[in-house]
Molecule: Bacterial RNase P class A
Organism: Anaerolineae bacterium
This record gives sequence, C1' cells and structure tokens, in this order.
RNA sequence: CAAGUUGACCGGGUGAUCGCGUGUUAUCGCGGGCUAUGGCUCCGAUAAUGCGAGGAAAGUCCGCGCUCCAGAGGGCACGGUGCUGGCUAACAGCCAGACGGGGCGACUCGGUGGAAUAGUGCAACAGAGAGGCGUAUUGCCCCGGUCCAGAUGGACCAGGGUGAGGGUGAAACGGUGCGGUAAGAGCGCACCGGCGCAGGUGGUGACACCGGCGGCCAGGCAAACCCCACCGGGAGCAAGACCAAGCAGGAACGAGGGGCGGCCCGUCCCAUUAAGUUCCGGGUAGGUUGCUAGAGGCGGCGCGUAAGUGUCGUUCCAGAUAGAUGAUCACCGCCUGCCGGGAUUUCGGUUCCGACAGGUACAGAACGCGGCUUACAGGUUGGCUUGAGUC
Repeated sequence: CAAGUUGACCGGGUGAUCGCGUGUUAUCGCGGGCUAUGGCUCCGAUAAUGCGAGGAAAGUCCGCGCUCCAGAGGGCACGGUGCUGGCUAACAGCCAGACGGGGCGACUCGGUGGAAUAGUGCAACAGAGAGGCGUAUUGCCCCGGUCCAGAUGGACCAGGGUGAGGGUGAAACGGUGCGGUAAGAGCGCACCGGCGCAGGUGGUGACACCGGCGGCCAGGCAAACCCCACCGGGAGCAAGACCAAGCAGGAACGAGGGGCGGCCCGUCCCAUUAAGUUCCGGGUAGGUUGCUAGAGGCGGCGCGUAAGUGUCGUUCCAGAUAGAUGAUCACCGCCUGCCGGGAUUUCGGUUCCGACAGGUACAGAACGCGGCUUACAGGUUGGCUUGAGUC
C1' cells in the first nucleotide's frame, strides 16, 4: 500500500424570528375551595429561569421488577428450555470453552440431550429392492434339457447360487490389497476407517489423547410422537388506589355461583331471607395518584481471561394524555458528481485548494428495566489476518 476480518463510537453545528410541554420563583385575577380572617391550597394569565426523545424510543419476540387476583397449595394435563462451565433479578441473553461445518488465515456458522441398541412411526420421484436377516432388472456362475456346431464352443428354456460389475436414488449396509471360490461375499487375513466393551492419562466438565479386545460393520429423521433433566399459576399501568358527578326500574330463568386460567382434589368468599345469568330500559365519558432516583449515568480503584462484581467519588438526565420536544430563514459542516488549478507518481492513481449542482438517513417516549431482532444518508476509530513493496 492492497485485500479481508472483527470490535468500539458519532449520527449535524451556530444565530434570528415564531411556537409547544413541564418544574421553580414572582406578580396579577370583581376566579374556585377551606379558614381560627393571619392565611393555605387549586386553576388560569404574564414574566424570568432550569429541563425537554433514540441508537434503535421501532417490532412487541424473550426475560424480570411492580400491581391486582386468596401471601396463590397438591396431582394430572399442557407449554417452554436442551453440549459444558460461569455471569445475572431473570432469560430463548451474555462470557469462556468443547464438538461439527466453512475459510490459506484473522475469523465465522451451528436449537448440538437420547452415540435413533426402550417403543411407535415417516421418507415424494426414480428404482428390482427404502428397513430388516430385505432385494433379483441387467450381469456373473453352476446343474439339467432341446437345438446348432463338431475341439472344450454358441443360442434358447427351466431350476439354483450371488451382491463383487452395470443401472436408480439424497440415501442401497465399510475402503484398499492378497487369499479363497463354480462365480462371489468380512467368507479368511493385513492395513485403514467406524462402532461396541472394559481400561489408563489430562481436564471442574463438555471432551481430548493413548494402547488393548471383539469381524461387531449397525443407514437417515426426535425442528415426528415419545423418553430424560430442569423451568413455568393468571391478567396486565386501559394493572391498581382515591375523589367527584349522575341514574329508574322492569321481565324471564334460577340452586347453586365465583375466586384458577384445561381437569380433579383441597381451601376461601357469596347465596338458598334469592346470590347469580340473560334481555329491555336508565346514567357517566371528569380529575388526582400510580409516574419516573433507577438491577440509573459517568469516573477511579480492587477481584476476575471475560461476561461481570465489590467499593469510593460525582451527577440528576422528558413525563405528554389525542398525546409537548417543532417550523421558517441565513451561514457553516459532511458526502457525492462534474469542471478549473497545484503537488506527487511505479502513469493505474493518490492528495490539496476553489466554483457549481445534488444529497444530509432510519425513525417519535407513553409504568420501568435487561436482552434479541430488524431499519439506517454518512462519518470517526482500535485490534488482528493474508499478500506485495521499500529501508
């Protein structure tokens, strides 16, 4: 320098004019409420001042906090997770590792328990045969018969052997060689590969490595049922609490109804003095709270490979409710293209200055938090790998 790989971060700035939400302070209002008449409080207006979206606020896909259901129990069913160790409030997240696939490499991808030898099941098309001791289309071999030939050969038919050759398929039951045989075959042997059994060494572990024995050679799918281990009660801030305002009752059914959501048990509440259900009719469409100080942000130090964790210091950073956080203009910045000029050059290019034109993304909090995923004009920066060159 080129190509690549992997993290971290930013994602417009300044000014003017107009405008919005909210906190505080002050003033004002023939304003409301309370009053011990001193005031207090709420609402509205004005002024000053502080603050006012994001890295994803998004999708709402996981996991928690919080709230209520009875401080929420047991069993079955159902659902979720699924290599190992760790982190965490928790997770389908993260970190470190193992194994397998890809890459020369940095690195990357993988829902990866059951060595599919507990059982059930599934596999389009093609193919003779697709699951067990299965298959016979072609081929090869043996025996018998008939015909031709007359040198032991050839053709056809019937029976048997064979999985070695051809062919089908994503997949056909190890590979190479030698022996063996009528032809063949782990049929036998050597080596290689796989599997199983028992063992040794290292590791917390997943697992790795080592030698031994057994011809054992067993196909795939659990993101099919299933089995095993662990986890899971439900609804959600329109949760929930409080205040204010308003209304009218009637008819039918009715011994059980509800809290638990699928069932059972257990238990609690209401009801049999009529609970409850359905239908008709009537009323309301307001406010306060929850609500933003939190598993919070930033920095230092200690521990840890890391994810994290402990401690100290510092800081306060939106709370709208039809939903504020904006609009216009000017200048600047950044990027792209073309043109002009300069520098450099290995003549491909690179870089600087100026002018013009175009562009400046994705996207908007609604109880909060941790993740994941997806979208994004453009920019900054760290580590590492491979290749080339110069010193």